[in-house]
RNA sequence: GAAGCAGGCCAGGCGGUCGCUGUGCACUCGUUGCACAGAGGAAAGUCGGGACUCCAUAGGGCAGCGUAGCGGGUAACUCCCGUCCGCCGAAAGGCGAGGAUUAGAGGAACAGUGACGAUGCCCUCCGGGCAACCGGAGGGAGUGAAACGGCCAAUCUCUACGCGGAGCAACACCAAGUAGGCAGGCAUUGACGUGGCCCACCGAGCCUGCGGGUAGGUGGCUCGAGGCGCGCGGUGACGCGCGUCCCAGAGGAAUGACCGUCACGGCGCGAGAGCGUCGACAGAAUCCCGCUUACCGGCCUGCUUCACUU
Numbered sequence: 001g002a003a004g005c006a007g008g009c010c011a012g013g014c015g016g017u018c019g020c021u022g023u024g025c026a027c028u029c030g031u032u033g034c035a036c037a038g039a040g041g042a043a044a045g046u047c048g049g050g051a052c053u054c055c056a057u058a059g060g061g062c063a064g065c066g067u068a069g070c071g072g073g074u075a076a077c078u079c080c081c082g083u084c085c086g087c088c089g090a091a092a093g094g095c096g097a098g099g100a101u102u103a104g105a106g107g108a109a110c111a112g113u114g115a116c117g118a119u120g121c122c123c124u125c126c127g128g129g130c131a132a133c134c135g136g137a138g139g140g141a142g143u144g145a146a147a148c149g150g151c152c153a154a155u156c157u158c159u160a161c162g163c164g165g166a167g168c169a170a171c172a173c174c175a176a177g178u179a180g181g182c183a184g185g186c187a188u189u190g191a192c193g194u195g196g197c198c199c200a201c202c203g204a205g206c207c208u209g210c211g212g213g214u215a216g217g218u219g220g221c222u223c224g225a226g227g228c229g230c231g232c233g234g235u236g237a238c239g240c241g242c243g244u245c246c247c248a249g250a251g252g253a254a255u256g257a258c259c260g261u262c263a264c265g266g267c268g269c270g271a272g273a274g275c276g277u278c279g280a281c282a283g284a285a286u287c288c289c290g291c292u293u294a295c296c297g298g299c300c301u302g303c304u305u306c307a308c309u310u
Base pairs, nucleotide, nucleotide: 001306002305003304004303005302006301007300008299009298010297012262013261014260015259016258017257018256020038021037022036023035024034025033026032027030040281044292045291047290048289049288050287051286052167053166054165055164059199060198061197062196064163065162066161067160068159069083070082071081072080073079084098085096086095087094088093099158100157104156105155106152107151121140122139123138124137125136126135127134128133171219172218173217174216181210182209183208184207185206186205193201226245227244228243229242230241231240232239233238264279265278266277267276268275269274
């Protein structure tokens, strides 16, 4: 220097004008003024797991679903780390649902006589038969991934382990007309509550129709398995300690628009200097940890192979 492998990071900067949301403060209490803060690495898919809330404090059985070498990490996981084995690669490295066919069932394209039922061809030997031939044993050729010895469990199944259900439109509070009324039905021989079923639990109401009228507000809500820095332990995932910081909380739903300037990149024009134009994927909605997918461009670190120079 070239080709590649693995990991991490950024996601234009600065200034101005107008506007939006939240918090604090101030007053002349106005949807006023000032100050501060205001989307992402994926906020996405809603795929795995958890926190939280309600229903029994989530209990037993069946069914169903998930996971699967071994060891570790974590609140937990289908995640992550280490390692063994197998496959791919020249290597760095990548990929793997990777227990069981000593119980049972099922399956195997094409080729091939025959694909799980065993059965054709050739040779040798043995037995029978006058012989053709029949039966048995051994060997061989061909097809194929595989030819009687096995294979497949992201087929049923078995084994081990795990999983109760619903979800912030949860749920709670205030207000109130899903009230009060009429009719029918179910229910203390247990209804409803509970979204697979049964048991168990609970304990007095529940369902349908008629009729009637309506209105929403507040909390939950963002301080958290939190971010950053340093030190220690560990091969690592990660853990522990100390210091420091507070970092969106809207709710028909704010986080925007425009201008100037600088930088980078793409495209077009130009002989050139330069000029014009465009700026990836995407946008919070209870929160968190992962995975997957989308993505203009750029930066950093480690490693492999090849070539060259000293």